[in-house]
């Protein structure tokens, strides 16, 4: 250098172009315990970045970023 794939809460994943972008975990707060664990109950938290296509974009397209994979 050249082809391809990936980028969504802190983490591990969902989400035919259309719903308040959802779940498990982990964070916070209560409830219960002599007190930890556990169980409930509540909460807060995310689509890499910039156009573009579309009524409507996490989805499609283009350029950048970042990371892999595989080839010289």
């Nucleotide at each position: 250098g050249g082809u391809c794939c990936c980028g969504u809460a802190g983490u591990u994943c969902a989400a035919c172009g259309g719903a308040u972008a959802g779940a498990a975990u982990g964070g916070a707060g209560g409830u219960u315990u002599c007190c930890u664990a556990a169980a409930c109950c509540u909460u807060a938290g995310a689509u890499g970045g910039c156009g573009g296509u579309u009524c409507g974009a996490u989805u499609c397209c283009g350029c950048c970023c970042g990371g892999g994979a595989c080839u010289a």
About this RNA:
Transfer RNA from Candidatus Egerieousia equi, 72 nucleotides, folded computationally. Rfam family: tRNA. From the family's description: Transfer RNA (tRNA) molecules are approximately 80 nucleotides in length. The prediction has a mean pLDDT of 80. NCBI's taxonomy places the organism under Bacteria, Bacteroidota, Bacteroidia, Bacteroidales, Candidatus Egerieousia.